Notes
Large-subunit ribosomal RNA, domain VI from Rubidibacter lacunae KORDI 51-2, 265 nucleotides, folded computationally.
[in-house]
Context: one part of a larger RNA
RNA sequence: CGUAAGAGCAUUGAGAGGAGCCUUCCUUAGUACGAGAGGACCGGGAAGGACGCACCGCUGGUGUACCUGUUAUCGUGCCAACGGUAAACGCAGGGUAGCUAAGUGCGGAGUGGAUAACCGCUGAAAGCAUCUAAGUGGGAAGCCCACCUCAAGAUGAGUGCUCUCACUCCUUAAGGAGGUAAGGUCACGGGGAGAACACCCGUUACUAGACGCUAGGUGGAAGUGCGGCAACGUAUGCAGCCGAGGCGUGCUAACAGACCGAGGG
Repeated sequence: CGUAAGAGCAUUGAGAGGAGCCUUCCUUAGUACGAGAGGACCGGGAAGGACGCACCGCUGGUGUACCUGUUAUCGUGCCAACGGUAAACGCAGGGUAGCUAAGUGCGGAGUGGAUAACCGCUGAAAGCAUCUAAGUGGGAAGCCCACCUCAAGAUGAGUGCUCUCACUCCUUAAGGAGGUAAGGUCACGGGGAGAACACCCGUUACUAGACGCUAGGUGGAAGUGCGGCAACGUAUGCAGCCGAGGCGUGCUAACAGACCGAGGG
């Protein structure tokens, strides 16, 4: 911009993409077959590999300062207690959310349809024969459908439901301009959405922060008492501290606003 008014929501599916894999074992059955050695078709059941999608309850990884330990050195006058730096974590032990695989859940189902090579039935031309000439059946990991995803710019622009509409001016025309409606955009607070854009939520309300409680992490704070010559241990005390999770509370900030957008088709 179009989809012959302007919108919101929900849909149909022309079309497109994805997937489609394989192995072993048990059984049928040591049966059919075969002198034996060997050893099935068809059908049923069970494990597994690779690949793919999703997820983080489990097992783990990461988790750049969440907790703890610790060396050197500097600083807060000293002790104690802390803080800085040690190549963008000094080193080391753990680790919430998120992300994630090595973790775990699922998938490749089909009674389908039309066929290829091929195998047939009936059957002439050609008294026979012949799967073919008329007619007709079977037959593949392949084709179509079915399964998953996208999809009406499918300009062939589809469908349904709901909402808004008899404003002003210039002018008369199927016109132009303006303020609006439904609705939308910007703005603002944000997001398990994200390069920008887009998408989603909120804007007086729990949207984010803060605060309170808590899940969870770390692992027993400082101070003081007690024991020990001391290093240190122990009690107070599952302590202290804590980023993302959960619940709650209007304490702070979502203020102030601006713009676009039909005229009865």

The organism belongs to Rubidibacter lacunae, within Bacteria. It matches the Rfam family "Bacterial large subunit ribosomal RNA". The RNAcentral record of the full RNA draws on ENA and SILVA. Its mean pLDDT, the model's own confidence on a scale to 100, is 87.